[in-house]
RNA sequence: CCGCGCGGGAGAGUCCCCGCGAGGGGCGCCGAAGGGGCAAUACUCCCCGGAACCUCUCAGGCGCCAGGACCGUGUGGG
Numbered sequence: 001c002c003g004c005g006c007g008g009g010a011g012a013g014u015c016c017c018c019g020c021g022a023g024g025g026g027c028g029c030c031g032a033a034g035g036g037g038c039a040a041u042a043c044u045c046c047c048c049g050g051a052a053c054c055u056c057u058c059a060g061g062c063g064c065c066a067g068g069a070c071c072g073u074g075u076g077g078g
Stems, first nucleotide, its partner, number of pairs: 001077008013027001015026004028062003034058001035056003
């Protein structure tokens, strides 16, 4: 540094329509899967390069489940 197991883990719909229901559509909203975008410093003549929990909201999400950056812990590999 990477993978796996366990625990913790936020935000946003008291909306409208269709449907027996699951769910679908519309509008509104969220940012912490993923993805896109950019600064400064160092380096440099210049150029290039150039991060995020910032920003965009494509994707994803807005009851539960699931997912979930990140944190803790155990373990395997490089």
Glycine riboswitch aptamer from a soil metagenome, 78 nucleotides, folded computationally. Its Rfam family is "Glycine riboswitch aptamer". Its family is annotated with glycine biosynthetic process in the Gene Ontology. Model confidence (mean pLDDT): 79 of 100.